[in-house]
Predicted 3D model of a 105-nucleotide RNA (SAM riboswitch aptamer (S box leader)) from a marine eukaryotic metagenome.
RNA sequence: UUAUAAAGAAGGGUGGAGAGAUUAGGCUCUAUGAAACCCUGGCAACCUUCCGCAUGAGGUGGAAAAGGUGCCAAUACCUAACUUCCGCUAUAGCGGGGGAAAUGA
Repeated sequence: UUAUAAAGAAGGGUGGAGAGAUUAGGCUCUAUGAAACCCUGGCAACCUUCCGCAUGAGGUGGAAAAGGUGCCAAUACCUAACUUCCGCUAUAGCGGGGGAAAUGA
């Protein structure tokens, strides 16, 4: 820089009190054992491979899963934040989009 986001997938060991990114509020998980680390298993299909379609080019539909990542409570748990753009407006506000964080390339 760009893409993704209501789908999907858990057991064990160590550990011993927190966790759900930040701030606020809510809600939830947690001594029937949090975070973290390790092992095994799994999900998915970003990278990868194959087949088709289309194009000037960029693409697009399907299949596979050995390898590199990722992921395996709840929509990214929910709402808001601060800023900016567009539309509406009774000028109070309302609706929509972008920017933050995460992961891949």
Model confidence (mean pLDDT): 75 of 100.